[in-house]
Molecule: transfer RNA
Organism: Patescibacteria group bacterium
């Protein structure tokens, strides 16, 4: 420098093709059990979806850019 692929809850990730509320797990607080403690169960919070434009009725999802992360090529 060129091409690819990614950033989405405190951690690791989903979220065919824009469409009625953004979701697991793990972890957190809380309840309930028990003599108690752990495991298991129940229940709650907690997101500017990397930044900024565009497009449209409507963008995590498409398009432009710009950052930082990996890998490949020179």
């Nucleotide at each position: 420098g060129c091409c690819g692929g990614g950033a989405u809850a405190g951690c690791u990730c989903a979220g065919g093709u824009a469409g009625u509320u953004a979701g697991a797990g793990c972890g957190a607080a809380g309840g309930a059990c028990u003599c108690a403690u752990a495991a298991g169960c129940c229940u709650u919070a907690g997101g500017u979806c990397g930044g900024g434009g565009g497009u449209g009725c409507a963008a995590a999802u498409c398009c432009c850019u710009c950052u930082c992360c990996c890998g490949g090529c020179a």